RNA sequence: GCACUAGGAUCGGGAGAAUCCGGAGGGGCCAGGGCCGCUUCGGUGCCGAAGGAGCAACCGCCCCGGUAAACUCUCAGGCGCAAGGGACCGUUCCUGCAGG
Repeated sequence: GCACUAGGAUCGGGAGAAUCCGGAGGGGCCAGGGCCGCUUCGGUGCCGAAGGAGCAACCGCCCCGGUAAACUCUCAGGCGCAAGGGACCGUUCCUGCAGG
């Protein structure tokens, strides 16, 4: 100095699932009494790609334990559009680092 790999930062891409039901409180429209949408609480249904949890093969000192996910579970989170979040992928940069 190159480079595997790990972590961080920047930029770009990035899915899924009820505009459900009921209560309460505002706002707007209209001649009414209704309609529309917002906030919040409760219930049911649904989604999996923040996080979390679980297990196989395999391995071990073989009672038992270690150990994976984009699989599974949905605690959490989320479910019209938008916003936000977003695993993962790519670009650039920084730091550390085994071996060559």

Annotation: This is a predicted structure of a 100-nucleotide RNA (Glycine riboswitch aptamer) from a Paracoccaceae bacterium. The model forms 90% of the base pairs in the Rfam consensus. The sequence was found by an Rfam model in a public genome assembly. The coordinates come from a structure-prediction model, not an experiment, and the mean pLDDT is 77. Rfam family: Glycine riboswitch aptamer. Its family is annotated with glycine biosynthetic process in the Gene Ontology. NCBI's taxonomy places the organism under Bacteria, Pseudomonadota, Alphaproteobacteria, Rhodobacterales, Paracoccaceae.